[in-house]
Molecule: c-di-AMP riboswitch aptamer (ydaO/yuaA leader)
Organism: Effusibacillus dendaii
RNA sequence: GUUAAAAAUAAGCCGAAGCUCAAUCGAGCGCGGGGGACCCAUUUUUUGGGGUGAAACCACAUUAGUGGCAGGGUAAUCCUCUUUACCCGAAUCCGUCAGCUAACCUCGCAGGCUUCAGAGAGGAGAUGU
Numbered sequence: 001g002u003u004a005a006a007a008a009u010a011a012g013c014c015g016a017a018g019c020u021c022a023a024u025c026g027a028g029c030g031c032g033g034g035g036g037a038c039c040c041a042u043u044u045u046u047u048g049g050g051g052u053g054a055a056a057c058c059a060c061a062u063u064a065g066u067g068g069c070a071g072g073g074u075a076a077u078c079c080u081c082u083u084u085a086c087c088c089g090a091a092u093c094c095g096u097c098a099g100c101u102a103a104c105c106u107c108g109c110a111g112g113c114u115u116c117a118g119a120g121a122g123g124a125g126a127u128g129u
Stems, first nucleotide, its partner, number of pairs: 010115005018029004030109006040099001048097001049094004057068004071088005077124007
């Protein structure tokens, strides 16, 4: 000097998955999910059905993948639009059962990553002078 790994701190990203108190169980606020009337909607129930999620669909290929695309994300104050670049386009749960749905009931607040991170326009905010 280079490469790799580990630990800590800081800053950030996907996601609802945060903050404060408590610190023994937990609680409050906040952010999300499900169930659940009248009315309305539905011809739909083994061709089972349904939920969370951006992750649905088409074609090829057949053992488990390839391509496209609906859709989704990031580029460092935040929001919107344009443009450029890089990605994702999974998985899983309920268990024969659920349309919407006021009151009401109920559940979750995980997990996984990154390391100097483009540009233009409009708006908002913060800081400094």